[in-house]
Context: one part of a larger RNA
RNA sequence: UCAUGGCUAAGGAACUCGGCAAAAUGGCCCCGUAACUUCGGGAGAAGGGGCGCCAAUGGCAACAUUGGCCGCAGUGAAAAGGCCCAGGCGACUGUUUAACAAAAACACAUGGCUUUGCAAAAUCGAAAGAUGAGGUAUAAGGCCUGACACCUGCCCGGUGCUGGAAGGUUAAGAGGGGAUGUUAGUCGCAAGGCGAAGCAUUGAAUCGAAGCCCCAGUAAACGGCGGCCGUAACUAUAACGGUCCUAAGGUAGCGAAAUUCCUUGUCGGGUAAGUUCCGACCUGCACGAAUGGUGUAACGAUCUGGGCGCUGUCUCAGCCAUGAGCUCG
Repeated sequence: UCAUGGCUAAGGAACUCGGCAAAAUGGCCCCGUAACUUCGGGAGAAGGGGCGCCAAUGGCAACAUUGGCCGCAGUGAAAAGGCCCAGGCGACUGUUUAACAAAAACACAUGGCUUUGCAAAAUCGAAAGAUGAGGUAUAAGGCCUGACACCUGCCCGGUGCUGGAAGGUUAAGAGGGGAUGUUAGUCGCAAGGCGAAGCAUUGAAUCGAAGCCCCAGUAAACGGCGGCCGUAACUAUAACGGUCCUAAGGUAGCGAAAUUCCUUGUCGGGUAAGUUCCGACCUGCACGAAUGGUGUAACGAUCUGGGCGCUGUCUCAGCCAUGAGCUCG
C1' cells in the first nucleotide's frame, strides 16, 4: 500500500450523478393502526409496551396474576422487515438478451377484426402422408389490443381487402380474308414475264378468362385528421364574419408530458438557497382515442423527487485484527 473484518469523540448525507456502500430495523405476545379502495385489501401500515430468575396463588398443563431479586444489557450468543409521503411506467403472478441490459421490453386474463362448414382454413412435405384433431364455429388459424372503470370522434380521396358485372383493355388458343416462296403450264427469237393445284412461310377481321380500368362497401384494415384576413364601447382576446383548399380538417380527454425546440417557459409548493420533483396555466416546434385515450386500488430486486430513523458516505481521519505485498531465511 492492497484485500477482508472490528471499533471510534462531536456532527449526522455536509459525501455523491445518486445514501452507492455501511449502519439501522429484526423473533414472539399485547395494545394500536391513516389516506385510498376493485371492500378482498392497504396492514407486520405507522406508532407504543412486554420478554430473565425466585416465591406464592389459580390451573392437569401450557400459562396468567401478585410480590421479590440481579445485571450495562433478559428473543442476554447466533439466526430473523428499516419506515413514510408523492409522482411516471407497466394492472397483477410470470418470461427474457446461458457469459455487460430483468426493464417501461415479452407474455397475460380481457376486448375486437378477420379466415375456416370439415376430405375445414392454416402449416410441413416432391408425393404418400402428417399436424390442425380422433377437435367441428362456445371450434381452429391469423392480426391487433392488453386487468378493471369511463370511453373509443371525423375521413373510403390514396393503398389494401370484400362484393359487382354493363362497358373498355387483354394472353395462350381458335380462326383464317389475304400476302410471299416454289412451279406443271403458258407467252416470248432470247433475256425474261405471267402462273393453276399442291407444298412451305406468314398472317388481317372475328371469338377469347382472370386481372387492370370501372362501380360500390370497408378504418379495433394500412393510414390521414388545414391556411389566410377581419371583427366586441379602455386595452387585450375573439363567441362572430369573409375567403382559399381538402377525402376529412383532431371530437372527448390529457398537455413544457418517457412527447416542449425556444426552455432553467410562467405562477404556486417544498429548500436558507431547487436546470430535478409536485400542482397549475396552454403559446401542443412535433399529444390524442384498441400503432388505443384518460384514470385507477393492489403489485414491482422498476424509474424519479422528498422526509424520519440510522450511520466513517463525509467534515477528517485514527486505532486494531487477519491475509497478501515488503525484508530476512

A computed fold for a 329-nucleotide part of an RNA from a wastewater metagenome, annotated as large-subunit ribosomal RNA, domain IV. Its mean pLDDT, the model's own confidence on a scale to 100, is 88.